[in-house]
RNA sequence: AGCGAUGUAGCUCAGUUGGCUAGAGCACACGGUUCAUACCCGUGGGGUCGAGAGUUCGAAUCUCUCCGUCGCUA
Numbered sequence: 001a002g003c004g005a006u007g008u009a010g011c012u013c014a015g016u017u018g019g020c021u022a023g024a025g026c027a028c029a030c031g032g033u034u035c036a037u038a039c040c041c042g043u044g045g046g047g048u049c050g051a052g053a054g055u056u057c058g059a060a061u062c063u064c065u066c067c068g069u070c071g072c073u074a
Base pairs, nucleotide, nucleotide: 001073002072003071004070005069006068007067010026011025012024013023019057028044029043030042031041032040050066051065052064053063054062
């Protein structure tokens, strides 16, 4: 330099034939349970979906540019 994959909660990820409130597990906080801790049960907080722009009534999802990470080739 060329090509491909990937970026969504603190972590691991789902969600993409565009439309219902953006979700799950773990973690965290609080409560229940216990003599107490753990396990278990319940509730809750936490996201401008990598950045910017475009298309559209409407974008995590489609298009373009850029950035980060990983891989292959030279």